[in-house]
């Protein structure tokens, strides 16, 4: 060089085939509850969905390059 299979919130993932606009634990904040912690209960922040273009009223999801990871061929 050829092939697959991945990138989505601090972390590990769903969500894509089937387009209708952002979800789950777990972690942080903050209240509550406790003599206190710790568990538990409430709220809440935190996402150019790897980059860039396309096609659509509408793209995290389709299309087309690029890029980095991971595995198989040689």
């Nucleotide at each position: 060089c050829g092939c697959g299979g991945g990138g989505u919130a601090g972390a590990g993932c769903a969500g894509u085939c089937u387009g209708g606009a952002a979800g789950c634990u777990c972690g942080c904040c903050a209240g509550g509850c406790u003599c206190a912690u710790a568990a538990c209960c409430u709220g809440g922040a935190g996402g150019u969905c790897a980059c860039a273009g396309g096609u659509u009223c509408a793209a995290a999801u389709c299309c087309u390059g690029u890029u980095c990871c991971c595995g198989c061929u040689a």